[in-house]
RNA sequence: GCCCUUGUAGCUCAGUUGGUAGAGCGUUUCCAUGGUAAGGAAGAGGUCACCGGUUCAAUCCCGGUCAAGGGCU
Numbered sequence: 001g002c003c004c005u006u007g008u009a010g011c012u013c014a015g016u017u018g019g020u021a022g023a024g025c026g027u028u029u030c031c032a033u034g035g036u037a038a039g040g041a042a043g044a045g046g047u048c049a050c051c052g053g054u055u056c057a058a059u060c061c062c063g064g065u066c067a068a069g070g071g072c073u
Base pairs, nucleotide, nucleotide: 001072002071003070004069005068006067007066010025011024012023013022019056027043028042029041030040031039049065050064051063052062053061
C1' cells in the first nucleotide's frame, strides 16, 4: 500500500429479503425474611461508531472517514 471482517444498553451479544430495537448479566425501586443470600414483580438506561447519498421510510442498501482484529505484498 491492497483486501476481508467487526462497530447495537454499563458488559457480553441477538436482530431484521428496509416499516421506527431486544435477551442475559449488571443497576434502581418494591415484595418477601427476625436479618442476609437466594427468589418474585416493576422500571430506568440506546442519535444502532461518525459524515453524506438512495428511499415515503435506513440499525439494515450505497460511498467515504475513524477504531479494533485478520490476511497479502